Predicted 3D model of an 85-nucleotide RNA (Glycine riboswitch aptamer) from uncultured Loktanella sp. The prediction has a mean pLDDT of 79. It was read from a public genome assembly, where an Rfam model found it. Taxonomically the source falls in Loktanella (Bacteria, Pseudomonadota, Alphaproteobacteria, Roseobacteraceae).
RNA sequence: CCCGACUCGAUGGGAGAACUGCUCGCGCAGUGCCGAAGGAGCAACCGCCCCGGAAACUCUCAGGCCCAAGGACCGUCGUGUCACA
Numbered sequence: 001c002c003c004g005a006c007u008c009g010a011u012g013g014g015a016g017a018a019c020u021g022c023u024c025g026c027g028c029a030g031u032g033c034c035g036a037a038g039g040a041g042c043a044a045c046c047g048c049c050c051c052g053g054a055a056a057c058u059c060u061c062a063g064g065c066c067c068a069a070g071g072a073c074c075g076u077c078g079u080g081u082c083a084c085a
Base pairs, nucleotide, nucleotide: 004082005081006080008078009077010076011075012074013073018031019030020029021028022027032065033064034063038061039059040058041057045053046052047051
């Protein structure tokens, strides 16, 4: 230095889910629906096992249901840190 792990940034991919009414339009309202921002719950499992960490499962508070934006997760590159050597 490479390899490994974790933040951050860039870049590529990235799903699901309606209708009706009102309105010049952006949008608004009603009912219904979706789960892959976030949040919460149970818990397989894991650990230093007193206790703690915990999901893509569950809920749907939030968010979303033309497009756009966002988007868990995956790939590539870069920065920083740790570990190894």